Bacterial RNase P class A from an uncultured Gammaproteobacteria bacterium, 340 nucleotides, folded computationally. Its Rfam family is "Bacterial RNase P class A". By type it is a ribozyme. It was read from a public genome assembly, where an Rfam model found it. Model confidence (mean pLDDT): 76 of 100.

RNA sequence: UGAGUUAGCCAGGCAAUCGCUGCUGUUUGACAGGAGAGGAAAGUCCGGGCUCCUCGAGGCAAGGUGCCAGGUAAUACCUGGGGGGCGUGAGCCUACGGAAAGUGCAGCAGAGAGUAGACCGCCGACUCAGUCGGUAAGGGUGAAAGGGUGCGGUAAGAGCGCACCGCGUCAGUGGCAACACCUGACGGCAUGGUAAACCCCACCUGGAGCAAGACCAAAUAGGAGUCCUGUUGGCGUGCCUCGCGUUGGAUUCGGGUAGGUCGCUUGAGCAUUGCGGUGACGUAAUGCCUAGAUGAAUGAUUGUCCAAGACAGAACCCGGCUUAUCGGCUAACUCAAAUG
Numbered sequence: 001u002g003a004g005u006u007a008g009c010c011a012g013g014c015a016a017u018c019g020c021u022g023c024u025g026u027u028u029g030a031c032a033g034g035a036g037a038g039g040a041a042a043g044u045c046c047g048g049g050c051u052c053c054u055c056g057a058g059g060c061a062a063g064g065u066g067c068c069a070g071g072u073a074a075u076a077c078c079u080g081g082g083g084g085g086c087g088u089g090a091g092c093c094u095a096c097g098g099a100a101a102g103u104g105c106a107g108c109a110g111a112g113a114g115u116a117g118a119c120c121g122c123c124g125a126c127u128c129a130g131u132c133g134g135u136a137a138g139g140g141u142g143a144a145a146g147g148g149u150g151c152g153g154u155a156a157g158a159g160c161g162c163a164c165c166g167c168g169u170c171a172g173u174g175g176c177a178a179c180a181c182c183u184g185a186c187g188g189c190a191u192g193g194u195a196a197a198c199c200c201c202a203c204c205u206g207g208a209g210c211a212a213g214a215c216c217a218a219a220u221a222g223g224a225g226u227c228c229u230g231u232u233g234g235c236g237u238g239c240c241u242c243g244c245g246u247u248g249g250a251u252u253c254g255g256g257u258a259g260g261u262c263g264c265u266u267g268a269g270c271a272u273u274g275c276g277g278u279g280a281c282g283u284a285a286u287g288c289c290u291a292g293a294u295g296a297a298u299g300a301u302u303g304u305c306c307a308a309g310a311c312a313g314a315a316c317c318c319g320g321c322u323u324a325u326c327g328g329c330u331a332a333c334u335c336a337a338a339u340g
Stems, first nucleotide, its partner, number of pairs: 001336010012305007020036002023033003038311001042322002045320005050209004055243006062205005067081005082096001083094004097200002102198002104194002119139002121135006147165006166189001167187005172181003213262004223253006233247004269288008
């Protein structure tokens, strides 16, 4: 100097004029003061808070997760490790429980694709252009073919035997663990692949959702039927059983209302600093209050600064994940080249 990797920050500011919404104050009609969309508000994919139904226990179904240890209110999230893979590297990804419980699948080719083999070849015999027997070292097919290299042995071969490697089991050492080992012993050892195929195993899970729900006011038709059926029945928000509670339950048609208030924003809240921890995070102190609309508020103009306005607007709230995105700044690390 260039190229990369990881993490964080910003998302227009300031001033003036007019306009909109809510809060506070004062006072009855307006004025004054302060405040007013995001890093993803998006997707509605997860986890909760909250509200209602619910009486609890057990079981089943259905669904979810899937290496180990932690964090959190909780999670399929986050952090740190382990195994596997990619990259020269900094780093990144993870479709990571189980294949001797069972079923299924792997077209074609090939002799044979898992209680899986003899096409070519090699060797031997004979009645010798062939037949019979042995073999699985060599070749071929295929994505994948009965561990690999070497030596011995054999008619020719073969873990047939041996050495080393690989694999399996056990022990030892380190680690909370997943797991690891230039450790040791034993064993000739096909124990093939695939479970984001069905399945098995372990753990977790009531249901519905702010259009939840509560209250007020008003109006109508205190309407008309059907079925089960009275404590042995029905109902109690997945199903079954038991107990408990309660006394009718389910459903069709028709009519009225769909207006207002609350829920509605002080929070598992944010910021700074100290301490503990590798880290996620925890804890203590200090400080701050930051939209609550409801056919839906924050807009327009001018000037100026700047690095430059992309993706894009809250609707009960919070914690995540994923997706979109103009650019700019900061820090650390890696690689390459050159110079000293």